[in-house]
Context: one part of a larger RNA
RNA sequence: CGUAGGAAAUUUGAGAGGGGCUGUCCUUAGUACGAGAGGACCGGGAUGGACGCACCGCUGGUGUACCAGUUGUUCCGCCAGGAGCAUCGCUGGGUAGCCAAGUGCGGGAGGGAUAAGCGCUGAAAGCAUCUAAGCGCGAAGCCCGCCUCAAGAUGAGAUUUCCCAGUAUGUAAGACCCCUUGGAGAACACGAGGUUGAUAGGCUCGGGGUGUAAGCACAGUAAUGUGUGUAGCUGACGAGUACUAAUCGGUCGAGGG
Numbered sequence: 001c002g003u004a005g006g007a008a009a010u011u012u013g014a015g016a017g018g019g020g021c022u023g024u025c026c027u028u029a030g031u032a033c034g035a036g037a038g039g040a041c042c043g044g045g046a047u048g049g050a051c052g053c054a055c056c057g058c059u060g061g062u063g064u065a066c067c068a069g070u071u072g073u074u075c076c077g078c079c080a081g082g083a084g085c086a087u088c089g090c091u092g093g094g095u096a097g098c099c100a101a102g103u104g105c106g107g108g109a110g111g112g113a114u115a116a117g118c119g120c121u122g123a124a125a126g127c128a129u130c131u132a133a134g135c136g137c138g139a140a141g142c143c144c145g146c147c148u149c150a151a152g153a154u155g156a157g158a159u160u161u162c163c164c165a166g167u168a169u170g171u172a173a174g175a176c177c178c179c180u181u182g183g184a185g186a187a188c189a190c191g192a193g194g195u196u197g198a199u200a201g202g203c204u205c206g207g208g209g210u211g212u213a214a215g216c217a218c219a220g221u222a223a224u225g226u227g228u229g230u231a232g233c234u235g236a237c238g239a240g241u242a243c244u245a246a247u248c249g250g251u252c253g254a255g256g257g
Base pairs, nucleotide, nucleotide: 001152005163006162007161008160009159010158011157015149016148017147018146021049022048023047024046025045026044027043033038051106052105053104054103055102059100060099061098062097066093067092068091069090070089071086072085073084074083075082076081110144111143112142117137118136119135120134164257174252175251176250177249178194179193180192181191182190199245200244201243202241203240204239205238206237208234209233210232215228216227217226218225219224
C1' cells in the first nucleotide's frame, strides 16, 4: 500500500515445513520344518541405542552486584572492624535464570490408492490364461492421519461484536506517541500495566543460600575457645504494601460505505 466504510476479537485451511530410524530379550515354541545339527513365519509383551521436542521437581554444571574462609599490600590516626588492588586475588559453597550428563514425551495405531508380486472371474483362441472388459489382496515407499506456519490464497476467505444523522484545521469505535516494564526481545515487534493502579523499584514478611556476624561477657599469658545466637548477611524467587516512578498531555483515525 492492497484486501471498496472504519475498527476489535475469534477463526477456515489452499499451500508449505517438520517428523518418519532401529537393536536385543521374553513368549508363542525347542512348536512347524529337519535324519540330525539346527530352528522359524504369524501374533503378544518387555527393554535399549541414536535422533528430536520440551522442561528444571530430581542429579548436577554455571552462577564477575549472594555467603563464608584466607594470603600479600595500601588506606580508613592506632586496636578492633572494614575498604581498594592482586585472574571474581585465591579457596569452599550457592538462589534465580540458562543448561545436560538430569527428567518427561515422540517415531505409532488407523484409513485410502498403489509397486513388484499373488489371485478371482474371463474371452479373443469351445481348451488354457491374473487381463483384453471387470473385481480383489499386496510395501519402511505415496495421500491422509500427528506437530508447526499459513488469506499478499491479489482466488486477498469466514464468524461475532463495536462505531456512524448531517459535511469536518474537529471527532466516533479504536489505536498510537509518551511512561513503568516482562517468563518477550539486537532495533522493531509481542505481552503485562499507567493512580478507577501492584507495572517496576523500595519496604515488610516468607522461601532459598551461606553457616553461628559485630559488640559485649566469660575462660586462657596468648593464639583461640565458649555464651548471647540455627546468629548475622543475603542478586535475580513468592506474597503483601501506593512510600517512589508510570504526571500532565499529544497524535492518528469512518461519515452509512
Predicted 3D model of a 257-nucleotide part of an RNA (large-subunit ribosomal RNA, domain VI) from Cohnella hashimotonis.
The prediction has a mean pLDDT of 89.
NCBI's taxonomy places the organism under Bacteria, Bacillati, Bacillota, Paenibacillaceae, Cohnella.
Its Rfam family is "Bacterial large subunit ribosomal RNA". On this family, see Cannone et al., BMC Bioinformatics 2002: "The comparative RNA web (CRW) site: an online database of comparative sequence and structure information for ribosomal, intron, and other RNAs".
RNAcentral holds the full RNA, with entries from ENA.